Background: Small-subunit ribosomal RNA, 3' major domain from an uncultured bacterium, 470 nucleotides, folded computationally. Its Rfam family is "Bacterial small subunit ribosomal RNA". The full RNA is in RNAcentral, with records from Greengenes and SILVA.

Context: one part of a larger RNA
RNA sequence: UGACGGGGGCCCGCACAAGCGGAGGAACAUGUGGUUUAAUUCGAUGAUACGCGAGGAACCUUACCCGGGCUUGAAAUGCAGACGACCGACAGGGAAACUUGUCUUCCAGCAAUGGCGUCUGUGUAGGUGCUGCAUGGUUGUCGUCAGCUCGUGCCGUGAGGUGUCGGCUUAAGUGCCAUAACGAGCGCAACCCUCAUCAUUAGUUACCAUCAGGUCAGGCUGGGGACUCUAGUGAGACUGCCAUCGUAAGCUGUGAGGAAGGUGGGGAUGACGUCAAAUCAGCACGGCCCUUACAUCCGGGGCGACACACGUGUUACAAUGGUAAGGACAAAGGGCAGCUACCGGGCGACCGGAUGCGAAUCUCUAAACCUUAUCUCAGUUCGGAUCGGAGUCUGCAACUCGACUCCGUGAAGCUGGAUUCGCUAGUAAUCGCGCAUCAGCCAUGGCGCGGUGAAUACGUUCCCGGGCCU
Numbered sequence: 001u002g003a004c005g006g007g008g009g010c011c012c013g014c015a016c017a018a019g020c021g022g023a024g025g026a027a028c029a030u031g032u033g034g035u036u037u038a039a040u041u042c043g044a045u046g047a048u049a050c051g052c053g054a055g056g057a058a059c060c061u062u063a064c065c066c067g068g069g070c071u072u073g074a075a076a077u078g079c080a081g082a083c084g085a086c087c088g089a090c091a092g093g094g095a096a097a098c099u100u101g102u103c104u105u106c107c108a109g110c111a112a113u114g115g116c117g118u119c120u121g122u123g124u125a126g127g128u129g130c131u132g133c134a135u136g137g138u139u140g141u142c143g144u145c146a147g148c149u150c151g152u153g154c155c156g157u158g159a160g161g162u163g164u165c166g167g168c169u170u171a172a173g174u175g176c177c178a179u180a181a182c183g184a185g186c187g188c189a190a191c192c193c194u195c196a197u198c199a200u201u202a203g204u205u206a207c208c209a210u211c212a213g214g215u216c217a218g219g220c221u222g223g224g225g226a227c228u229c230u231a232g233u234g235a236g237a238c239u240g241c242c243a244u245c246g247u248a249a250g251c252u253g254u255g256a257g258g259a260a261g262g263u264g265g266g267g268a269u270g271a272c273g274u275c276a277a278a279u280c281a282g283c284a285c286g287g288c289c290c291u292u293a294c295a296u297c298c299g300g301g302g303c304g305a306c307a308c309a310c311g312u313g314u315u316a317c318a319a320u321g322g323u324a325a326g327g328a329c330a331a332a333g334g335g336c337a338g339c340u341a342c343c344g345g346g347c348g349a350c351c352g353g354a355u356g357c358g359a360a361u362c363u364c365u366a367a368a369c370c371u372u373a374u375c376u377c378a379g380u381u382c383g384g385a386u387c388g389g390a391g392u393c394u395g396c397a398a399c400u401c402g403a404c405u406c407c408g409u410g411a412a413g414c415u416g417g418a419u420u421c422g423c424u425a426g427u428a429a430u431c432g433c434g435c436a437u438c439a440g441c442c443a444u445g446g447c448g449c450g451g452u453g454a455a456u457a458c459g460u461u462c463c464c465g466g467g468c469c470u
Base pairs, nucleotide, nucleotide: 007470008469009468010467011466012465013464015460016459019423020422021421022420023419026315027314028313029312030311031310032309033308034306035305042053043052064301065300066299067298068297069296077123078122079121080120081119082118083117084116088103089102090101091100092099093098106115107114108113126290127289129288130287131286135284136283137279138278139277140275142273147186148185149184150183151182152181153162154161155160166177167176168175192267193266194265195264197235198234199233200232201231202230203229207224208223211222212221213220238261241255242253243252245250304442317416321375322374323373324372325371326370327369333364334363335362338357339356342353343352344351345350382413387408388407389406390405391404392403393402429452430451431450432449433448434447435446
């Protein structure tokens, strides 16, 4: 000077408390440990690993194992030499990779030669091999916490201190006052994006109040620029006004006005640093190691195993519910090897036609909800695991190992011990929809979107984490 204390003071945070819903019990999905295995590739491991890298493991991916090949090599490049092809077709072998044979077969230029390609030799290549404790870059975390520093001056022999402390205040080292300090920088805040209000500009593919036409109906048509909406530009909120308190900063108010009021909601934005934190397998890179193999091609298998243990989820255990019939309302996105209206077939997954749309034009499009009926508390008309059979689709190919449909089967489970997690408002809870990846999909995951829509906070003694002073 820091750090630490079951020292003290002050303060904050879904930290506790007050509430709501979960996890821990069941079945399944998924990740991990362990075990097994020829291999079950590798990494991530308290918080800060474990639906994580992986935003798609049947082949490929793929790095692992077994087997079969190849060695200037799957791809790139320099030099030298030889050849004129390479590709392709047919036939033989083979699981394929590949290999053998036959056929076909270069360009420019008069030429020299050049280009292109193949082969041979050589310098090189190649390595998801090791080291994240040699590194760059990137990332997590403390933490969106309010801190971390510098110049000059002053103090101290010096390390260093002061400033940055004190009082009040703030979400904030935010500000005010005071002051051997005076200033400044990185952070805070603001500037940026988005949502909420209004004005204005512009009206097509969006809209339809007024006028006209037309339809079973329908902005369907002429037309309109009002409204909604779209997307550009502005306005608006600043404790600005009023009142109380206060020296001030500021605080308080069912104060006014206002769409919005005291940071209006959300996002982006992460200071100096900490953890030799993570990553050599995204990429780059030093060093070390392999070079007929630790490189590389192919077939098959594995990454999907299963006594068990843990994490994260999904579905339930039912009547605030299940089932059946009828009725209503979104947003945000996607679409040509695509999304598909409509018609027909099939109980259905889906199939066969057909039309529109590279899309504010066409298309994919809700569920919870409401109404009616039924079930009447039961392992049930709850629950759907598991298994049998029959199918559909994608794909060269669904045995290991895909999704979906139909019929049958109908397991555990009657609200879960100790313990533990999330959340303060359009939030929690609950309901569906879309997208990326993608042939298909093991998505119950991830990222978004809207619909319905609560309860509670006395308070800071205690638990956890953090800040300032001592």